[in-house]
Context: one part of a larger RNA
RNA sequence: UUGGGUUUAAAGGGUGCGUAGGCGGGACAAUAAGUCAGUGGUGAAAUUUUAUAGUUUAAUUAUAGAAUUGCCAUUGAUACUGUUGUUCUUGAGUCCAGUUGAGGUGGGCGGAAUGUAUAAUGUAGUGGUGAAAUGUUUAGAUAUUUUAUAGAAUGUUAAUUGUGAAGGUAGCUCACUAAACUGGUAUUGACGCUGAGGCACGAAAGUGUGGGGAGUGAAUAGGAUUAGAUAUUUAGGUAGUUUAUGUUGUAAAUGAUGAUUACUCGUAGUUGGCAAUAUAUUGUCAGCGACUGAGUAAAAGUAUUAAGUGAUUUAUUUGGGGAGUAUGGUCGUAAGAUUGAAACUC
Numbered sequence: 001u002u003g004g005g006u007u008u009a010a011a012g013g014g015u016g017c018g019u020a021g022g023c024g025g026g027a028c029a030a031u032a033a034g035u036c037a038g039u040g041g042u043g044a045a046a047u048u049u050u051a052u053a054g055u056u057u058a059a060u061u062a063u064a065g066a067a068u069u070g071c072c073a074u075u076g077a078u079a080c081u082g083u084u085g086u087u088c089u090u091g092a093g094u095c096c097a098g099u100u101g102a103g104g105u106g107g108g109c110g111g112a113a114u115g116u117a118u119a120a121u122g123u124a125g126u127g128g129u130g131a132a133a134u135g136u137u138u139a140g141a142u143a144u145u146u147u148a149u150a151g152a153a154u155g156u157u158a159a160u161u162g163u164g165a166a167g168g169u170a171g172c173u174c175a176c177u178a179a180a181c182u183g184g185u186a187u188u189g190a191c192g193c194u195g196a197g198g199c200a201c202g203a204a205a206g207u208g209u210g211g212g213g214a215g216u217g218a219a220u221a222g223g224a225u226u227a228g229a230u231a232u233u234u235a236g237g238u239a240g241u242u243u244a245u246g247u248u249g250u251a252a253a254u255g256a257u258g259a260u261u262a263c264u265c266g267u268a269g270u271u272g273g274c275a276a277u278a279u280a281u282u283g284u285c286a287g288c289g290a291c292u293g294a295g296u297a298a299a300a301g302u303a304u305u306a307a308g309u310g311a312u313u314u315a316u317u318u319g320g321g322g323a324g325u326a327u328g329g330u331c332g333u334a335a336g337a338u339u340g341a342a343a344c345u346c
Base pairs, nucleotide, nucleotide: 004317005316006315007300008299012314014201015200016199017198021194022193023192025088026087027086028085029084030083031082033081034080035077036076037075038074039073040072041071042070048066049065050064051063052062053061091191092188093187094186095184096183097182098181099180100179103177104176105175106174107173108172109171110154114150115149116148117147119145120144121143125136126135162169163168206247207246208245209244210243211242215241216240220236222234223233224232258313259312260311261310262309263308266291267290269288270287271286272285273284274283275282276281277280295302296301319346320345321344328339329338330337331336
């Protein structure tokens, strides 16, 4: 390489859009490039192979034939693929009417809690722990109450819920905006699927600049614990956490399960529509979960949301360590990211 694989053994890209490429629905006609058949030419000889001859036999040798799976030309065939033309509606869009939601962006506003400040009442503790101490407090704390202010997060509702490509997303409200689903006797007419490179998005942490800073809290220092205690616990506390705008581009970015498409038993739930009626249910689409068959799997399990049975396409894997290291390239302010070996060893 081939073949075999990729939930958990090595292995699905974090996610989308999309270029090249690959693949692609039904009918009719034309063409004849691929495809198939015939004929002609060519395909040196030796080699190979079959027959015969000869060296006493054999190897070796000679003669004749076959083969030389190929290429070129020409004559035909037209099922499939291609190309061209016409056409269809079921794939895919568009339109109309509804519905749905924590989908996104930017404003405004609210209440609870916490901290701080002010004022009042009031007096000796408070706080914290396994137990304590550091801390705080007669310069009046803690507690209760008034007023003001700051920042961050949004209790209940809340759900195996919804929504988004993924990351993610939850107080109320306004503006802008994207999507999905359902129904239709509308409309275009294959316009589709996937997608190397590429582009965009991408938690947390980190990083640049300017704001902000209540609570919490890496680092850090004080008190305990302990033989020690860089851990744990406790009282503090800087960066960070927040915001605007850049950067980074990684996660157990997980369903550890790529995308699309067709087919293949049942049971009882739920979300959003629609349609029927007997008004209590039934049917039907699109989701979200549970259980269970056949099948499948090494098993665990999975099972119409497949890991079943087929198809198209892309990514990726090939014993453990060395190693996601070295080196070089690219990107980045840096941290680092990405691409990514070998010697050696078992």

This is a predicted structure of a 346-nucleotide part of an RNA (small-subunit ribosomal RNA, central domain) from a metagenome. Its mean pLDDT, the model's own confidence on a scale to 100, is 88. The full RNA is in RNAcentral, with records from SILVA. Its Rfam family is "Bacterial small subunit ribosomal RNA".